[in-house]
Predicted 3D model of a 503-nucleotide part of an RNA (small-subunit ribosomal RNA, 5' domain) from an uncultured Chloroflexota bacterium.
Context: one part of a larger RNA
C1' cells in the first nucleotide's frame, strides 16, 4: 500500500452489477419443495337410448372433468450442507484380457398359443386413532405356464490363432423372449450389434503439523484354477496351508482438514486460502440394515436401536427444514412465511403442439456489504458586508465564500406515451418496468478522520501527572501545536475512520 462473505462508531442523495449465518451438522410451529400417465378398474359428473319408474345398457373423438386403486415411469436427478474423512477422497496420467448401463441414437429378427390370482369396491370384525384382520368379486400393459428364434453356459468332445482363465468359430446338451393402445399412423413390447453419455473397479505420481508417537500388524501378508459372493478382480468372506507384510525415503499413534478448477497478494519465486460461480467426494437428528430398481444401501422410501419432541382413552401412535421462507437459540454479526411458470432447464405423458408439475430457475423485497458510476448546481459578483475566531488593536483570517444578477434541469416532482425479451397463431412474471416526451423549480442531497515527530495540515481558552490521549516514540506537574472545546486548515468522499485476518 493491497485484499475481505466481514463487524463496530458518526453520517448517508440516486442507479447498474455482484454477494448476504463464516458461531449452534442447535432445536423447530406453518405453508409450500416431485409428481405424472386414454395400460387397467370401480364410483361421482355429462350425453343418448330403453325402462316394469326401482334403475339398465352404451358412449365419453362435440365436449369435459373429479375421486379411490392397481399398473408404467420418474421419486439415485434437480436443490441444501461441510459433520466425518490424511483415504485412490481429490487432482493428473494410465489400466480393465476383471465390469455394467434405464430413457436415446443405431443394426438385425420378432410379437405364436393358454392360465391362475389380487387391490379398490362391497360384507363383516379389532381398535381412541394410527392402522390392522377375515369374506365374497374383477380386469390389464400386474403375475404365470408352454412353443420358437437370437443368445448364454468354468456341461462335454474338437479346430484355428498367440503375452494369459483371452479371442474366433464346430456338434452335442442344457437353460433361455414378448403387451398392447389408439390418433390409423403411430406409440409401444420382447430380444440382438454397435454407439453416446454414465457408473464401478485398479495403478503411477503429487498435495498439511508432530518422534516429547518407533516400531506395527492375526484375516495381518501370501497360497490353495479350493468353496462362497458381486456386473466384475480381490482376505471381500469361509476353511486348510505357510510365515510372512509394512516402517527414519518416517511405518503405527496423535492433531488438524472436504479435494480442486481457481482466489488473495507478490516483479517474480513463493507465501495464504478454497466463501460466491464450476467439478468430485461425503452426509440427511445420532448408530446399523436391508429391500426395490438400469442405478440407492436412498434428504423430503422402509425396518431395527438411541435421543428429543407432540397425540393417546395409556393399550398405543406420529415426527425429522444441512429445501425455499420463517421461528426459537447462539453470536460482533447475515435478508421476505413475496410474484411467476412468460423464459432457460428437468419429471410424467402421445412424434409436434398442449397439458400437469418443478421455492430448480427467472424476478421483485431488505442491507452503503462489495465493485462501478452519477449528483448535491454553473458562470459572474470587492462595499473584501455581517458573523465567528484571533490581533502588536493597525490589522489578518473566514473569504468569491455569502448575499446579489444570469443561466442548466443530471437528479427529484407532476402529467403523458410506453417496449424488447415471444421462436409459431395466441400467450411477459418483471412491469405501467426501462425508455421517450412534455411541464415545474436551484429546487431534495455532506460528512468522517486528523493537524508533535514518522505525516499533508496551527492558533486561542479551559485543564494542571487530573482528566485524558497513545500505532511506535511518547504527551500531560499553570504560558500543552499531543488532553477537552472553538475558529482555521489538511486527506478522502455517500462514505470517512477503527478493529479482525491474511499477502
Nucleotide at each position: 500500500g493491497g485484499a475481505c462473505g466481514a463487524a463496530c462508531g458518526c453520517u448517508g442523495g440516486c442507479g447498474g452489477u455482484g454477494c448476504g449465518c463464516c458461531u449452534a451438522a442447535u432445536g423447530c410451529a406453518u405453508g409450500c419443495a416431485a409428481g405424472u400417465c386414454u395400460a387397467c378398474u370401480a364410483c361421482u359428473u355429462g350425453u343418448g337410448a330403453c325402462u316394469u319408474c326401482g334403475g339398465u345398457c352404451a358412449c365419453g373423438u362435440u365436449a369435459u372433468a373429479g375421486u379411490g386403486g392397481u399398473g408404467g415411469c420418474a421419486g439415485a436427478c434437480g436443490g441444501c450442507u461441510u459433520a466425518g474423512u490424511a483415504a485412490c477422497a481429490c487432482g493428473u496420467a494410465a489400466g480393465u484380457a476383471a465390469u455394467c448401463u434405464a430413457c436415446c441414437c443405431u443394426c438385425a429378427a420378432g410379437u405364436g398359443g393358454g392360465g391362475a390370482a389380487u387391490a379398490a369396491u362391497u360384507c363383516g370384525a379389532c381398535g381412541a386413532a394410527a392402522u390392522u384382520c377375515g369374506g365374497c368379486c374383477u380386469a390389464a400393459u400386474a403375475c404365470c405356464c408352454c412353443a420358437u428364434a437370437a443368445u448364454g453356459u468354468u456341461u462335454u468332445a474338437g479346430u484355428a490363432u498367440a503375452u494369459a482363465u483371452g479371442u474366433a468359430u464346430u456338434a452335442a446338451a442344457c437353460a433361455g423372449a414378448a403387451a398392447g393402445a389408439u390418433u390409423u399412423a403411430u406409440c409401444g413390447c420382447u430380444u440382438u450389434u454397435g454407439g453416446a453419455g454414465g457408473a464401478g473397479c485398479u495403478u503411477g505420481c503429487g498435495g498439511c503439523c508432530u518422534a516429547u508417537c518407533a516400531g506395527g500388524u492375526a484375516g495381518u501378508u501370501g497360497g490353495u484354477a479350493a468353496g462362497g459372493g458381486u456386473a466384475a478382480u480381490g482376505g471381500c468372506c469361509u476353511a486348510c496351508c505357510a510365515a510372512g507384510c509394512c516402517u527414519a525415503a518416517g511405518a503405527c499413534g496423535g492433531g488438524u482438514a472436504u479435494c480442486c478448477g481457481g482466489u488473495g497478494u507478490g516483479a517474480g519465486a513463493g507465501c495464504a486460502u478454497g466463501g460466491a460461480c464450476g467439478g468430485g467426494c461425503a452426509g440427511a437428528g445420532g448408530g446399523g440394515g436391508a429391500c426395490u430398481g438400469a442405478g440407492a444401501c436412498a434428504c423430503g422410501g422402509c425396518c431395527c436401536c438411541c435421543a428429543c419432541u407432540c397425540c393417546u382413552a395409556c393399550g398405543g401412535g406420529a415426527g425429522g427444514c444441512a429445501g425455499c421462507a420463517g421461528c426459537a437459540g447462539g453470536g460482533a454479526a447475515u435478508c421476505u412465511u413475496g410474484c411467476g411458470c412468460a423464459a432457460u432447464g428437468g419429471g410424467c405423458u402421445a412424434a409436434a403442439a398442449g397439458g400437469c408439475c418443478u421455492g430448480a430457475c427467472g424476478c421483485a423485497g431488505c442491507g452503503a456489504c462489495a465493485c462501478c458510476g452519477c449528483g448535491u448546481g454553473g458562470a459572474g459578483g470587492a462595499a473584501g458586508a455581517a458573523u465567528g475566531c484571533u490581533u502588536u488593536c493597525g490589522g489578518g483570517u473566514u473569504g468569491u465564500a455569502a448575499a446579489c444578477u444570469c443561466c442548466u434541469u443530471u437528479u427529484c416532482c407532476c402529467a403523458g406515451g410506453g417496449a424488447a425479451g415471444a421462436g409459431u397463431g395466441a400467450g411477459g412474471a418483471c412491469g405501467g418496468u426501462a425508455c421517450c416526451u412534455g411541464g415545474g423549480g436551484a429546487a431534495u442531497a455532506a460528512g468522517c478522520a486528523u493537524c508533535g515527530g514518522c505525516u499533508a495540515a496551527c492558533u486561542a481558552c479551559g485543564u494542571g501527572c487530573c482528566a485524558g490521549c497513545a500505532g511506535c516514540c511518547g504527551c500531560g506537574g499553570u504560558a500543552a501545536u499531543a488532553c477537552g472545546u472553538a475558529g482555521g486548515a489538511u486527506g478522502c468522499g455517500a462514505g470517512c475512520g477503527u478493529u479482525g485476518u491474511c499477502c
Rfam family: Bacterial small subunit ribosomal RNA.
The coordinates come from a structure-prediction model, not an experiment, and the mean pLDDT is 82.
The full RNA is in RNAcentral, with records from ENA and SILVA.